[in-house]
RNA sequence: GCGGGAGUGGUGUAACGGCAACACGCUUCUUUGCCAUAGAAGAAAGUGCGGGUUCAAAUCCCGUCUCCCGCU
Numbered sequence: 001g002c003g004g005g006a007g008u009g010g011u012g013u014a015a016c017g018g019c020a021a022c023a024c025g026c027u028u029c030u031u032u033g034c035c036a037u038a039g040a041a042g043a044a045a046g047u048g049c050g051g052g053u054u055c056a057a058a059u060c061c062c063g064u065c066u067c068c069c070g071c072u
Base pairs, nucleotide, nucleotide: 001071002070003069004068005067006066007065010024011023012022013021018055026042027041028040029039030038048064049063050062051061052060
């Protein structure tokens, strides 16, 4: 330099172009003499970044950044 893959709450992953979901973690409450377990409620991401297409984009297109794999 060329080709391919990945980037989404704190973490790990989902999500036919149509309200961003689940698990773990976190906070509060209940239960307990306390902790743990269990139960209930809640906070937390607008999807790496910048554009485009569309009524509507995490998803499609273009550019770009980071990481991984391969080729030269």
The RNA shown here (transfer RNA) has 72 nucleotides and comes from Candidatus Parcubacteria bacterium 4484_255. It matches the Rfam family "tRNA". The family's RNA type in Rfam is transfer RNA. The RNAcentral record of the sequence draws on ENA. The coordinates come from a structure-prediction model, not an experiment, and the mean pLDDT is 83.